Description
The part of an RNA shown here (small-subunit ribosomal RNA, 3' major domain) has 479 nucleotides and comes from a metagenome.

[in-house]
Context: one part of a larger RNA
RNA sequence: UGACGGGGACCCGCACAAGCGGUGGAACAUGUGGUUCAAUUCGAUCCACGCGAAGAACCUUAUCCUGGGCUUGACAUCCUCGGAAAGGCCUAGAAAUAGGUCAGUGCCUCGCAAGAGGAGCCGAGAGACAGGUGCUGCAUGGCUGUCGUCAGCUCGUGUCGUGAGAUGUUGGGUUAAGUCCCGUAACGAGCGCAACCCCCGUUUCCUAUUGCCAACAUUAAGUUGGGAACUUUGGAGACACUGCCAGUGUUAAACUGGAGGAAGGUGGGGAUGACGUCAAGUCCUCAUGGCCCUUAUGCCCAGGGCCACACACGUGUUACAAUGCACUGUACAGAGGGUCGCCAAACCGCGAGGUGGAGCUAAUCCCCAAAAGCAGUGCUCAGUUCGGAUUGGGGUCUGCAACUCGACCCCAUGAAGCUGGAAUCGCUAGUAAUCGUGGAUCAGAACGCCACGGUGAAUACGUUCUCGGGUCUUGUACA
Numbered sequence: 001u002g003a004c005g006g007g008g009a010c011c012c013g014c015a016c017a018a019g020c021g022g023u024g025g026a027a028c029a030u031g032u033g034g035u036u037c038a039a040u041u042c043g044a045u046c047c048a049c050g051c052g053a054a055g056a057a058c059c060u061u062a063u064c065c066u067g068g069g070c071u072u073g074a075c076a077u078c079c080u081c082g083g084a085a086a087g088g089c090c091u092a093g094a095a096a097u098a099g100g101u102c103a104g105u106g107c108c109u110c111g112c113a114a115g116a117g118g119a120g121c122c123g124a125g126a127g128a129c130a131g132g133u134g135c136u137g138c139a140u141g142g143c144u145g146u147c148g149u150c151a152g153c154u155c156g157u158g159u160c161g162u163g164a165g166a167u168g169u170u171g172g173g174u175u176a177a178g179u180c181c182c183g184u185a186a187c188g189a190g191c192g193c194a195a196c197c198c199c200c201g202u203u204u205c206c207u208a209u210u211g212c213c214a215a216c217a218u219u220a221a222g223u224u225g226g227g228a229a230c231u232u233u234g235g236a237g238a239c240a241c242u243g244c245c246a247g248u249g250u251u252a253a254a255c256u257g258g259a260g261g262a263a264g265g266u267g268g269g270g271a272u273g274a275c276g277u278c279a280a281g282u283c284c285u286c287a288u289g290g291c292c293c294u295u296a297u298g299c300c301c302a303g304g305g306c307c308a309c310a311c312a313c314g315u316g317u318u319a320c321a322a323u324g325c326a327c328u329g330u331a332c333a334g335a336g337g338g339u340c341g342c343c344a345a346a347c348c349g350c351g352a353g354g355u356g357g358a359g360c361u362a363a364u365c366c367c368c369a370a371a372a373g374c375a376g377u378g379c380u381c382a383g384u385u386c387g388g389a390u391u392g393g394g395g396u397c398u399g400c401a402a403c404u405c406g407a408c409c410c411c412a413u414g415a416a417g418c419u420g421g422a423a424u425c426g427c428u429a430g431u432a433a434u435c436g437u438g439g440a441u442c443a444g445a446a447c448g449c450c451a452c453g454g455u456g457a458a459u460a461c462g463u464u465c466u467c468g469g470g471u472c473u474u475g476u477a478c479a
Stems, first nucleotide, its partner, number of pairs: 001479002003476003007473007015463002019427005026318008034309002042052002064304007073129001077128002079125005087102006107118004131293002134291003140287002142282003145278001147276001152191006158167003171182003197270004202238005208232001212227002216225002241264001244258005320420001324379007336367003341360002346355003386417001391412007433455007
């Protein structure tokens, strides 16, 4: 100087407390451990476990397994020789591949032509080499997590100290903040904080098509004429600064209350992550040193596996019901996506879906039905008209192909479950809870993820305690 303390003082955070809803019990989904297996590919301790994976039937996919094959190789550059390439058909085979056969010539330069040369492509050969999701994240770059959006981390000069170093950065107030003020052997400065950036909230001007409709006509309908007010679109401005008032405070910084205001003291949200810590994670994104393999640890293919199941854990979904369930009618979003696509009307089917073909490269057309809600009816506390697992049968769709191993529909079946031990998680406001909607990936395959809006609470006395963090101080046989 740090680190640590079951030392002290002060302060903060959904850290506790006050509340609301969960997890832990059930079934299922999903990830992990374990076990099993020919193989169940690999990585990931708080900071792994609906994670890499924004989507494993083949492909993906990986020496993960079994089997069949190749050896200058699936891919790159170079050399020699031959041939256009591409394509169709047949045979063997699980395919990779091997053999046969059909047809058949282009492009550029020179040339009348024959022909010669060249680019690209194919085949044969020789080797230089390719190739490796093989090892090392403890050789690395890059990227990322974490402490933590915590308020800290440093430097120049000066001063003090033999020196390590200290001072500044400590102290008194204050703040979300090393934020600001005052004091001060310090005076200044840098990286962080804040602001500058984006979205939301108010308003003015401009803009009026595909959007809008107050007044005037018109229609079944903003449908049409028209209008530019309103809503909205998207561009430019305005607005908030403790600016004003009162009180407190050191005549300070600031705090408390108030006015005006759409908004008030950081208005709400996002992006933004200092010096560093963990030899943290990743050599399976990529790049890369070294090591290793080179008729194999490379490459091609078929099938299987990654989907196993006594069990244990994490994360979720659906429930256990009456603030509910079922049926009928009826109302109101936002944000997205769409031409290899979204798919309307109409018709068929109980339904998944099929037929159909209008419109749309989209403020125009489509996905699109929002759901909870509201009105009415039934159920009457029961393992039930709750709950839907499981299983049987029949289908639909995608796709060469749904056996291992897809999603969905219909009929039947109707399991556990009557609110969950110890323990433990999230959340402070348009939040929690609850309700539906869209998107990425994607042929198909979400209860996951990301985004969107609808309805919309309770509680916070307080900082004694638990956890984490910051500042000062103290002890130390630790570095």